[in-house]
Context: one part of a larger RNA
């Protein structure tokens, strides 16, 4: 240096973009750096081996030998690979035509409810529980009726369904914006994968600052319950939950399954577009390309189970594991207003 591995046992960075490397279709010439061959120098001596020999024998110790797996320089081959001209079009991309979506920003808007203020009827309870009680209520509540006000969220439609790289995203319109998938096959001609570092994104709580503030609601007050109840249950209730604008950088960030490409028997279901069918459109059937499910084959696997969306069959890259604690701590760097976050050990112990 080498090893077996990562669904669930230890282990795939939350997620993308891409820098260095690293790896890479298809043909043809050149070249000859890796490669491969011969010749050749060198690779001290001793020691290791192998052989022969002095000391009675070994040990030691002479003498030949091989070894010294490398390095150097020359002649030579060119299959691969690498470098260099060209050239191809299947990988990737552009272009035209179409298409689906809760993909992203911003601005208006719109109904339903909850609460809340006026008002109108009305009166004695409401409200809450397992059953109460705390709470509202004769100062007129609940209830109902009409008017305002304000914030958050958007029944149904909804799906086993669609979009996103993940987080994630659901009234409706508009504007601005990315992404995809199908059909054409007109264009570029290997422009590709992957990706240490780096960069960005990134649910929820938290944080600054300035708004807003209906409901709901950590903390907290009360009232229950209990032996006790810093708790389930009930009656309030602040942060917060929203918005603007920064910072936070975590998660069961999950498919507990890294990306990308080739390959390998079905069956069904649902999406999207495209082709047949059809006298035409739809519907129905079949047939391709994409995307989601759900059964199973081989094959895989410790078993569960995976199975053309692979955990099966190969390739390339990048990340990660290495017995439990002790620890994601502690020291040290760094990032952060803080809270923390990333890196990330021994001792000891079992």
């Nucleotide at each position: 240096c080498u090893g077996g591995g990562c669904g669930u046992a230890a282990a795939g960075c939350g997620c993308g973009c891409g820098u260095a490397g690293g790896c890479g279709g298809u043909u043809g010439g050149g070249u000859a750096a890796g490669u491969c061959a011969g010749a050749u120098g060198u690779g001290a001596a001793a020691g290791c081996c192998c052989c022969c020999a002095g000391c009675u024998c070994a040990a030691c110790u002479g003498g030949g030998g091989a070894a010294c797996u490398g390095c150097g320089u020359c002649u030579g081959a060119u299959a691969c690979u690498g470098c260099u001209c060209g050239g191809c079009u299947u990988g990737a991309g552009u272009c035209c035509g179409a298409u689906a979506g809760g993909g992203g920003a911003u601005g208006g808007c719109a109904g339903a409810a909850u609460u809340c203020c006026c008002g109108g009827u009305g009166u004695a309870g409401c409200g809450g529980u397992g059953g109460a009680a705390u709470g509202c209520g004769u100062a007129g509540a609940u209830a109902u009726c009409g008017g305002g006000a304000g914030g958050a969220a958007u029944a149904c439609c909804g799906a086993u369904g669609g979009c996103g790289a993940a987080g994630g995203c659901g009234g409706c319109c508009a504007u601005c914006u990315g992404g995809g998938u199908c059909g054409g096959u007109a264009c570029u001609g290997a422009c590709g994968c992957u990706g240490a570092g780096g960069c960005g994104c990134g649910a929820a709580a938290g944080c600054u600052a300035g708004g807003g503030g209906a409901g709901c609601a950590a903390a907290c007050g009360g009232g229950a319950u209990u032996a006790g109840a810093u708790a389930c249950c009930c009656u309030g209730g602040u942060a917060g939950u929203c918005c603007u604008a920064g910072c936070u950088g975590u998660a069961a960030a999950c498919g507990a399954u890294g990306a990308c490409c080739a390959c390998u028997u079905g069956g069904u279901g649902u999406u999207g577009c495209g082709g047949g069918u059809u006298u035409c459109u739809a519907c129905c059937c079949c047939c391709g390309c994409a995307g989601u499910g759900c059964c199973g084959g081989a094959g895989c696997u410790a078993a569960c189970g995976c199975g053309u969306u692979a955990a099966g069959u190969g390739g390339u890259c990048c990340g990660c594991c290495u017995g439990g604690g002790g620890a994601g701590u502690a020291c040290g760097g760094u990032c952060g207003c803080a809270a923390g976050g990333c890196u990330g050990a021994a001792a000891c112990u079992c």